[in-house]
Context: one part of a larger RNA
Molecule: small-subunit ribosomal RNA, 5' domain
Organism: uncultured bacterium
RNA sequence: GAUGAACGCUGGCGGCGUGCUUAACACAUGCAAGUCGAGCGGAGUGAAUCAAGAGCUUGCUUUUGAUUGACUUAGCGGCGGACGGGUGAGUAACGUGUGGGCAACCUGCCUCAUACAGGGGAAUAAUCACCGGAAACGGUGACUAAUACCGCAUGUGGCGUAUUGAAGGCAUCUUCGAUACGAGAAAGGAGGAAUCCGGUAUGAGAUGGGCCCGCAUCUGAUUAGCUAGUUGGUGAGAUAACAGCCCCACCAAGGCGACCAUCAGUAGCCGACCUGAGAGGGUGACCGGCCACAUUGGGACUGAGACACGGCCCAAACUCCUACGGGAGGCAGCAGUGGGGAAUAUUGCACAAUGGGGGGAACCCUGAUGCAGCAACGCCGCGUGAAGGAAGACGGUUUUCGGAUUGUAAACUUCUAUCAAUAGGGAAGAAAGAGAUGACGGUACCUAAAUAAGAAGCCCCGGCUAACUACGUGCCAGCAGCCGCGGUAAUACGUAGGGGGCAAGCGUUAUCC
Numbered sequence: 001g002a003u004g005a006a007c008g009c010u011g012g013c014g015g016c017g018u019g020c021u022u023a024a025c026a027c028a029u030g031c032a033a034g035u036c037g038a039g040c041g042g043a044g045u046g047a048a049u050c051a052a053g054a055g056c057u058u059g060c061u062u063u064u065g066a067u068u069g070a071c072u073u074a075g076c077g078g079c080g081g082a083c084g085g086g087u088g089a090g091u092a093a094c095g096u097g098u099g100g101g102c103a104a105c106c107u108g109c110c111u112c113a114u115a116c117a118g119g120g121g122a123a124u125a126a127u128c129a130c131c132g133g134a135a136a137c138g139g140u141g142a143c144u145a146a147u148a149c150c151g152c153a154u155g156u157g158g159c160g161u162a163u164u165g166a167a168g169g170c171a172u173c174u175u176c177g178a179u180a181c182g183a184g185a186a187a188g189g190a191g192g193a194a195u196c197c198g199g200u201a202u203g204a205g206a207u208g209g210g211c212c213c214g215c216a217u218c219u220g221a222u223u224a225g226c227u228a229g230u231u232g233g234u235g236a237g238a239u240a241a242c243a244g245c246c247c248c249a250c251c252a253a254g255g256c257g258a259c260c261a262u263c264a265g266u267a268g269c270c271g272a273c274c275u276g277a278g279a280g281g282g283u284g285a286c287c288g289g290c291c292a293c294a295u296u297g298g299g300a301c302u303g304a305g306a307c308a309c310g311g312c313c314c315a316a317a318c319u320c321c322u323a324c325g326g327g328a329g330g331c332a333g334c335a336g337u338g339g340g341g342a343a344u345a346u347u348g349c350a351c352a353a354u355g356g357g358g359g360g361a362a363c364c365c366u367g368a369u370g371c372a373g374c375a376a377c378g379c380c381g382c383g384u385g386a387a388g389g390a391a392g393a394c395g396g397u398u399u400u401c402g403g404a405u406u407g408u409a410a411a412c413u414u415c416u417a418u419c420a421a422u423a424g425g426g427a428a429g430a431a432a433g434a435g436a437u438g439a440c441g442g443u444a445c446c447u448a449a450a451u452a453a454g455a456a457g458c459c460c461c462g463g464c465u466a467a468c469u470a471c472g473u474g475c476c477a478g479c480a481g482c483c484g485c486g487g488u489a490a491u492a493c494g495u496a497g498g499g500g501g502c503a504a505g506c507g508u509u510a511u512c513c
Base pairs, nucleotide, nucleotide: 001512002511003510005509006508007507008506009505012382013381014380015379016378017377018375019374020340025338026337027336029335030334031333034079035078036077039076040075042073043072044071045070047068048067049066050065051064052063053062054061055060086293087292088291095217096216097215098214099213100212101211102210105209106208110205111204112203113202114201115200116199118152120150121149127142128141129140130139131138132137159182160181161180162179163178164177165176166175167174168173188197189196190195218265219264220263225256226255227254230253231252232251233250234249235248237246268290269289270288271287272283273282274281275280295316296315297314298313299312318329319328320327321326346372348371349370350369354368355366356365357364358363385415386414387413388412395406396405397404398403419454422448423447424446425445429440457502458501459500460499461498462483463482464481468497469496470495471494472493478485479484
């Protein structure tokens, strides 16, 4: 000098930040991922019109059915739940950083371009009926729709196989062609229409990823040898893709290591942050990038993308419900609780802004985010008054009793009003054709009047080190960072007066330079 700090004493205000470093301990409760009725068939609610019936005060009420449009929505279907948010357990690794490579790869939504969308089929949830179960949840039968599912046709282009031409290269090959054969696509919706939103195939782009390589990346030799998928080859598989990363068959016996292998310990990595003149040393909170994880271990499914925090299955531990047959759960999301700890906050407001998901839109969702609350935890700013005022008052302390000092300090006079308080006004942030739309917030800010009123402490004073006397104590009580002080005049202990330093803080402790 610094800190995500803590502790002691003290504490007026504002702005901007920051706030479980410990138990990746266990979690009550609420919320944190939905949305689309312009994909689909239903169900429900209320309305209008028509028809039939009934009541009947003959033009009203009611019941049933049909049609239309409105609202709501459990289900099927689509997109999104792989983003955003959290944590740092694991990991010494191609994990990260940096520089390259992919002639070995993928990429939903988005943009551009080309070419299409013909004609059919079979189901199933919902629903209804019945049944089982304490519940969670199921079973059987019947019925129905789609942008759900499945054949057929077409095939620009793409793909596969065979034959073949040209150009290029980096070995496998790459690119551009030709011929033949083969397999393979689609979906509709809204609207009166125009048109719009979608669908299929292919190419290009953009974005996001995947894989490989060079170099760098803590400590220990009281760890010196390690290794059988091990090292290499051939072939097959798996994959979006390469290769013993992976898997299998066969063959060879290799491969790594004092330039530190192997083993053990510790640890997420970086941009950065702290310190330092720099070189360096230390750290990896907040913010940003990457990685890993989601009670523990394992597994795949779906999908453009996961081996998936608020999805599924299995096992384990734990907790809860139970009618004992069986079920349910996962805060390292935001709040919050218990526990641990020296120690770390509200079960707040709003989607107004920014951004994200869905939707044609209106809009819905969003504990992301924007704000507010708590905490001197940090940084910065401001205030606690200013000027005058000597009888140098009283009081205190001290004294050589003359005085000295506190001290212009106070009183007193004049003035000012920053902050706080009161009253009046009152935003920007809001963008979109107009209009409407602000959680923060009647906040910031402005104005007015009035009062010095409401606002100072903490540490130190032997030397280092700025600042001294008196009394008490008497190697006691105590102090102390080092040297050291204290045994009767202690500037070193305790108290008082005075002084020095910093100041809404001041000291102490811990850690780093």